About this RNA: The RNA shown here (transfer RNA) has 74 nucleotides and comes from Tautonia plasticadhaerens. The organism belongs to Tautonia, within Bacteria. The prediction has a mean pLDDT of 80. The sequence is in RNAcentral, with records from ENA. Rfam family: tRNA.
[in-house]
RNA sequence: GCCACCGUAGCUCAAUCGGCAGAGCACCGCUUUCGUAAAGCGGGGGUUAAGAGUUCGACUCUCUUCGGUGGCUC
Numbered sequence: 001g002c003c004a005c006c007g008u009a010g011c012u013c014a015a016u017c018g019g020c021a022g023a024g025c026a027c028c029g030c031u032u033u034c035g036u037a038a039a040g041c042g043g044g045g046g047u048u049a050a051g052a053g054u055u056c057g058a059c060u061c062u063c064u065u066c067g068g069u070g071g072c073u074c
Base pairs, nucleotide, nucleotide: 001072002071003070004069005068006067007066010025011024012023013022019056027043028042029041030040031039049065050064051063052062053061
């Protein structure tokens, strides 16, 4: 340099053919306990890497850029 895949909550990952962005863990509060842990209940947390385009509507389709992983070539 070329090709493929990936980027969504603090972390690991979902989200069918474009139709209200979710789960687990973690965090916070409450219950329980003499207290801690465990368990149960509830809660907060998102510019879906960035920008643009298509569309009534985009995490999803198209283009550009950035970052990561793997492969190829000198």